[in-house]
Context: one part of a larger RNA
Parts: sequence; structure tokens; C1' cells
RNA sequence: GCCGGCGAGUUACUGUUUGUGGCGAGGUUAAGGGGUUUACACCCGGAGCCAUAGCGAAAGCGAGUCUGAAUAGGGCGUAGCCCCGCAAGGGGUUGAAGUCGCAGGCAGUAGACCCGAAACCGAGCGACCUACCCAUGGUCAGGGUGAAGCGACGGUAAAACGUCGUGGAGGCCCGAACCGACUUAGGUUACAAACUGAGCGGAUGAACUGUGGGUAGCGGUGAAAUGCCAAUCGAGCUCGGAUAUAGCUGGUUCUCGCCGAAAUGCCUUUAGGGGCAGCGUUGUCGUGGGCUGUCGCAGGUAGAGCACUGAAUGGGCUAGGGGCGGUUACCCCGUUACCAAACCCAAUCAAACUCCGAAUGGCGGCAGGUCAUACGGCAGCAGUGAGACAGUGGGGGCUAAGCUCCAUUGUCGAGAGGGAAACAGCCCAGACCAUCGGCUAAGGUCCCUAAAUCGAUGCUAAGUGGCAAAGGAGGUCGUCCCGCAGAGACAGCCAGGAGGUUGGCUUAGAAGCAGCCACCCUUGAAAGAGUGCGUAAUAGCUCACUGGUCGAGUGGGGCGGCGCCGAAAAUGAUCGGGGCUCAAGUAUCGUACCGAAGCCAUGGAGCGUCACCGUACGGUGGCGUUGGUAGGCGAGCGUCGUGCACGCAGGGAAGCGUGAGCGUAAGCCCGCGUGGAGCGUACACGAGUGCGAAUGCCGGC
Repeated sequence: GCCGGCGAGUUACUGUUUGUGGCGAGGUUAAGGGGUUUACACCCGGAGCCAUAGCGAAAGCGAGUCUGAAUAGGGCGUAGCCCCGCAAGGGGUUGAAGUCGCAGGCAGUAGACCCGAAACCGAGCGACCUACCCAUGGUCAGGGUGAAGCGACGGUAAAACGUCGUGGAGGCCCGAACCGACUUAGGUUACAAACUGAGCGGAUGAACUGUGGGUAGCGGUGAAAUGCCAAUCGAGCUCGGAUAUAGCUGGUUCUCGCCGAAAUGCCUUUAGGGGCAGCGUUGUCGUGGGCUGUCGCAGGUAGAGCACUGAAUGGGCUAGGGGCGGUUACCCCGUUACCAAACCCAAUCAAACUCCGAAUGGCGGCAGGUCAUACGGCAGCAGUGAGACAGUGGGGGCUAAGCUCCAUUGUCGAGAGGGAAACAGCCCAGACCAUCGGCUAAGGUCCCUAAAUCGAUGCUAAGUGGCAAAGGAGGUCGUCCCGCAGAGACAGCCAGGAGGUUGGCUUAGAAGCAGCCACCCUUGAAAGAGUGCGUAAUAGCUCACUGGUCGAGUGGGGCGGCGCCGAAAAUGAUCGGGGCUCAAGUAUCGUACCGAAGCCAUGGAGCGUCACCGUACGGUGGCGUUGGUAGGCGAGCGUCGUGCACGCAGGGAAGCGUGAGCGUAAGCCCGCGUGGAGCGUACACGAGUGCGAAUGCCGGC
């Protein structure tokens, strides 16, 4: 890992609700007893319990009672109708239901659907491992160093002291055994649940070690690491309390039908859990629900505005302040391209501004058509209370995020199918079943690939299409405006482009052309006191401007369409690919076709409702409907056993194998083989009643 078997909402009591049954203003027995039987059954037993009356904390009173001084009010209670009666009250009539079983749902108390802690407590067992201690033993090759003391000699007044010997000290040195474990390599389902190799530290000591003994878990021991106390230690192990508890994780077994959520609000020692509400479902009772039109009502958003509150620009006007001047003890006066309140004019801004103010949306009345599994009350049972993305309106953030927080709508969640190459949340569209039938949606129609190489008119040359901005450009198409032009424009070519004058100033110089000022006059077809280059300054070249030549358009600007540049990323490129250029790109228009589980067609099934038939119970037809997680409700299949009735079986039961068939499913049935002794059907009842998952348990391979 696979296969097989085992494996999870049970039982008791109490309560509540639904169904059903008995009796009913009553219902029912408990313990116990009688009694027959294999056991039940049956009978007795009325103690007690619930109901029949409530109110009060209670004493208590009672269709009333409590509060209260109250015959007041109020709270909680007291059935309706009819007749008579002023009323009180009387009469009639119809009600008013409970209780005890059984079964189902749910809750409570119990282990309470199953498995799972880490832990807590109790009683015991452990110091054969290890820590420390006690007692008594044992061990330490060899080599080195050479303390004190002592001796001799020197030395001294005597000492001290020195030298040489002797001596043999030391948690001394080197290094085996022994003890340890610093580095590195191997090993890592190992030789080994800590080893092996090579090196390494201590090795007369606080050394190592044998044996016996001691200290025990709320504890011991500890040269102290929370170390060690039997491969276990921030509190050992074993058994017990014990099925501890687990708001947590995992798992929870047959089928079909009907409906079908939530991921929100408030509160929560609460935030991954709950309570109540919201949303689902089932039952019951009632009457509405959504849409459109119209009428009425509430409102302060979008926008806009500046009338308020604030912000804010320019100007005017003008207090106040500053500067300057006058005067000066103070006061005061004048002036100002300074600052500036208020006011005026103009132009602005605002979530917490509003003189204004929509559209949508909301609430209600009426009407219409529509739906009726629509809405509301009550009752039973839930689940949900982590949401996600997209569009729109906003807050936070960076007008960042597949970001975050609200609002609103949709989808996913719980939704399959078609499209978007692939792609929960986008576009189309909501899958009862069958069909080798048809029509469409989104999206498509050259090939991959179903359908147009369809039609008309443009645009694009960039493979733009098939990523991107500010910005840039005689790309190209369209449109508009303003100039010049057969009295000859634009471009080219030929010629002129002069004189006063080197204008004045400045300057070493300044002559059109460093700079400053001015920018006139003359001749003329035209020519600046000069457009650029140039010179030290001149000179020189050129331009403006003019004539000629030429002979038809030429120049500037605005707007729009499509394109161009701007354009660098990490494995190999690419629009999904091939490939595409009057398109297979793009814009506008048109026709046809393809295309889904949508719609239609044909057949069939379930559910709801209506009509008709019909004794129950169903039948026929119409209409509607049948995606679905959590979850609610309904109906069934199968297993084991019991009761009763009826059957099958050695002329072959169950089981097993195999083949054929039936049913919407769980499933059922038949033939043959095998097998060799039990089994089935109807009804009723009772469950150790259905496995693929729980790192499930046991076994096999």
C1' cells in the first nucleotide's frame, strides 16, 4: 500500500411538541396482593399525580384576589349567545379538555455520536542506570623536574646570606594502563536507540574503581546544567479516580422525492465559541405579496451656490500698525510701489458650510393586470454568525495592492452547460430522463475548428492589429480658417542690394554686425544706420528688399481618424498556433450561417394545483414545476432476530461461481454449476441494522 473483518446519535428517567389510541369533567394507578401459565395475560389495590379557579411573598380570601385608609384606581384572573328583568339576578342553549398509554422530533440529567490530549489527584513500585554520602577493599608502566629540611665549605661579632652536596616535596612536567570526550571523517532502515577510525584532555589526585549500605517524587541528589533519580524528568514509573475535560482537529456506513440558507445586527474575559434577532424548513390559522399607473407624504445626497460658518486671489476704499520727514516733555502733523481689520468690486473652495436642490430610492391611499410553494401570526426543527470577486457610490492607503472597511446590485459560495486558448467570482445561460431531430444566446464563420476566403464604402503599412505615459515628428487621410498667386505667386537660377556715413557715444580700435543711444535723410525698381558668417579694426561672403527668367499653384494655422518614436529582464520564442496586408487588421452598414444541458419537437417519470369521472381508493385531462452545500420535511430498499399465518427443501436449503432478465434507486428474480442442511413470503414487532476514508483497530499478502 491493497484486500477481508470490526468500527461512531444509544439507553434510562424527566420535560416539551407532533402523530395516534383509550376514557373524558374527569383521567390514571404506584408499591403491594390475588391468580393461571414455561413466561405472559387477567383481576384487586385510589395512596399519590395531573386537570376541574384564581389572586397573594404569605397568613389567607375566593369569581374574585393583591396593593391600599379606600366600597378609588390599577395588576393578574373570571366563556359566548338568547329570553325575562331598571338592575341585581334567574332561565335556556351552545360551548369550554383534560388525562393515561404507544410511536416520532427536540431538550435536560447522566461518558450521552466515536476516537484523541498536555495535565490534576490518590495509593503503591523503583538509587542493579545515574547524583551525593557511609563502610570496607583495590589500581596508577616508565621517564623528567628537584621545594623544605639536613650536611660540608665560604661568610658574619653572632646571624643573615652564598656555593656544593644530600634530600625527594608537588591538585608539578612528559607519557601507557585507567578515566574522560576537544576536532574531524565515517556511520545515520548503523556494528551501535550515541558506535568506529585518526588525532585530543587528565593520568599521586577535588584521581579512578570493586563490594555492601543510605537518601524517593508536594521528594531526593546536585563543584548548579533544571543536571540526574533504570534508553523517561520544569517534576519518575505502575495502577486507580477515569469513558477526567477538550468552545479544538479528524471521522460518522443504504436509496429516492420536496423545499433550501448563512458568512449580517446587537451583546458577550467576546472575537475560529455563544445568546437574541435576521435568513431556511415543517405544521396550523389568517390574508395578502411584488409590479405598473396615479395621488399624497418624509428627506438635504448628486449638482449648484456663497445668503451663514470657515478657507482663499486681485483690485478699490480705509481704521490700525511699521518706515521716512516735521515737531517734540507729552500730545500731534505730513508722507509712503510696506503690513493690513471692516466695507465695496471681481473671481474661487468646503465630509463635519447651505440662500437652493434633483434623479433614483423610501412610506402610504386608490386602480389595473399578474403571481399565489406570495405575505403575516403562532408552534416544532435547524443550520449560519471566517465569505470571495465583479460593477457602482464612498472612507482608509499613495484617487498603490488579487489591499482594507462600509453601502448597493450580481455571480461564485451551494451552479453543471456555451464563450473568454487554458481561467470559482467576467459574458451568455439556470442541467427531471431519453433522442445519430430543429431554432437561437454570448461568441464566432482562411486552416487547426462547426459556420462567409459574404456584400458595400473608407482607413491603416506600423505585422499597427497582437501591452504602456508625459512628450516629440514635413507619416498619412478628412475637414475648417487666414495669406500670396497669369497685373505671374512659391522654389531654383541671373542681376542689383547704393549714397550722406566709419550715424552719435564708448573704446587702443568699434567702420551695419563687443556694448549704449538714436534709427533719420537722399537716389531709386529695390536696398535695415542692417539677418547671419567673418576681421585686431577695415576688407570679404550673405540675408532682408527689388528686377529678370520660369509658368501654376504656393505658404501658415486649427480640429478630427488611423498609424510612428518614446519602449531594457532574467530557461525558447509566439496574436492559442499556422498564417494574415483593397486583410484573416480597423470603422460604419447589410445579408446568411455556426453555436449551449437556453427554447422548440417526440416519448417517458416525479411533485403541486385545478377540472371531470369515480364507493373506498384511484383514473383521465389541463396548467405549473423538478441545479443544489449546511439544513428541514417526506417515502422507501436491505441486514439480524421474535410472534402469527402460509410455504420451499437430500428428486438438493443457505452460501459461493457464472449467465440471462426486472425495477426510477437502494435492490429483486430466474437458469446452470458448485455446495450438502437448512431457507423463504405476507403482516406485526424488536435492533449490537448498511463503511472508503477517522496518520482508525485486528488479520492476510
Source information:
This is a predicted structure of a 701-nucleotide part of an RNA (large-subunit ribosomal RNA, domain II) from a soil metagenome. The RNAcentral record of the full RNA draws on MGnify.